Description: A computed fold for a 72-nucleotide RNA from Rhodopirellula baltica WH47, annotated as transfer RNA. Lineage of the source: Bacteria > Planctomycetia > Pirellulaceae > Rhodopirellula > Rhodopirellula baltica.
[in-house]
RNA sequence: GUGUCCUUGGCCGAGCGGCAAAGGUUCCGGACUUCCAAUCCGGCUAGGUGGGUUCGACUCCCACAGGACACU
Numbered sequence: 001g002u003g004u005c006c007u008u009g010g011c012c013g014a015g016c017g018g019c020a021a022a023g024g025u026u027c028c029g030g031a032c033u034u035c036c037a038a039u040c041c042g043g044c045u046a047g048g049u050g051g052g053u054u055c056g057a058c059u060c061c062c063a064c065a066g067g068a069c070a071c072u
Stems, first nucleotide, its partner, number of pairs: 001071007010025003018055001027043005048064005
C1' cells in the first nucleotide's frame, strides 16, 4: 500500500429497519446475618466520529478514526 473483518454501559457480550437496546459482571443502596461472605431485591451507566438513504437506522450506504488478520 491492497483486501477482508471488527468498533454497543466501568468490563464482557447479544441483536434479521419498529428501541422503551437482552443477558452477565463490577459499582451503589436495601433485605438476610451478631459481623463478614453467599443469596435475594432494587438502582446507575450504552451503539467510535461525521454525512446520506428511509415515515422510522445499533441495523443499510459513504467517508474518516482506532483495532485484528491476510497478501505485498

The same sequence occurs in records of 7 taxa. The coordinates come from a structure-prediction model, not an experiment, and the mean pLDDT is 82.